[in-house]
This record gives sequence, structure tokens and C1' cells, in this order.
RNA sequence: GCUCCCUUAGCACAGUGGUAGUGCGUCUGCCUCGUAAGCAGAAGGUCGGGUGUUCAAUCCACCCAGGGAGCA
Repeated sequence: GCUCCCUUAGCACAGUGGUAGUGCGUCUGCCUCGUAAGCAGAAGGUCGGGUGUUCAAUCCACCCAGGGAGCA
């Protein structure tokens, strides 16, 4: 230098056009003499940034940033 892949909650990941979810973690309550476990609930997201396409974009196109792999 060229090609390809990844970027979504604190962490690990799903979701591939119709307005975002799971597990763990955190917080609150229940339970317990107390803790853990268990049960119930809650908070937490400009979906890496920007511009387009579309009635509508996490999803499609292009540019940029960060990370990874291959080739030279």
C1' cells in the first nucleotide's frame, strides 16, 4: 500500500429496513439471626462520528476514526 472483518448498556454478545433486547454486573424490595443463594422489580443506550438512500436506518451506500486478520 491492497483486500476483508468488527464497533449496540459497566462487561460479553443478539438483533440485518418498522423506532433495541438477553446473560452477567449495579440498585431497590422480599426471604434470613446475618451473609450467600433464590424470588420480584428498577435504573442504565446520541446503536463509534458524519453525509446520503428511503415514508421509515442499529440494519443499505460512501467518507472518517479505533481495533483485528490476510496479502504485498
The RNA shown here (transfer RNA) has 72 nucleotides and comes from Blyttiomyces helicus.
Its Rfam family is "tRNA". The family's RNA type in Rfam is transfer RNA. About the family: Transfer RNA (tRNA) molecules are approximately 80 nucleotides in length.
The organism belongs to Blyttiomyces, within Eukaryota.
Its mean pLDDT, the model's own confidence on a scale to 100, is 83.